[in-house]
RNA sequence: GAUUUGCAAAGAAGAGGGUAGAGAUAGGCUCGUUGAUCUUCUGGCAACCCUCACUCCGAAAGGAUGUUUAAAGGUGUCAAUUUCUGUUUCGAGUAGAUAAUCCGCCGAAGAAAUAUAAAUA
Repeated sequence: GAUUUGCAAAGAAGAGGGUAGAGAUAGGCUCGUUGAUCUUCUGGCAACCCUCACUCCGAAAGGAUGUUUAAAGGUGUCAAUUUCUGUUUCGAGUAGAUAAUCCGCCGAAGAAAUAUAAAUA
C1' cells in the first nucleotide's frame, strides 16, 4: 500500500526544540512570528485490542453480535462535526431560463473520499 468489518455531533494541554507557512485534496473558512504545522518530554482523553468483574451458551476445553472496569500493556487521540462544501436521491418554497422541462439557493437521507482500530493475504 490492498481487502473486510467497526467507528468518526462527545472527550482530553503544558513545557522544550524549531521556523514559515499550516489545516489530506479543490474552493470557502479558519489557525499562524503573541511562534502555528512538525517534533521531543510530561500529563490527559478515550475504550478498538488486551485487561478486571459479571451475564449468557457449553459436559469440558472454550465461545459470545451482551454488560462492565480503566490499575498495567498495544494502538489511537488532545483547534474548529472528518472545520464546511464537493457525488446521488428525495422534499418545500423561491429566483432565473423554457415548448416539455431544467437549474441556483435551503433541508433530509445515502454514497464516495479521508482518518483510525481490529483482522486477513
The RNA shown here (SAM riboswitch aptamer (S box leader)) has 121 nucleotides and comes from uncultured Crocinitomix sp. The organism belongs to Crocinitomix, within Bacteria. Its Rfam family is "SAM riboswitch aptamer (S box leader)". Rfam describes the family as follows. The SAM riboswitch is found upstream of a number of genes which code for proteins involved in methionine or cysteine biosynthesis in Gram-positive bacteria. The model forms 97% of the base pairs in the Rfam consensus. It was read from a public genome assembly, where an Rfam model found it.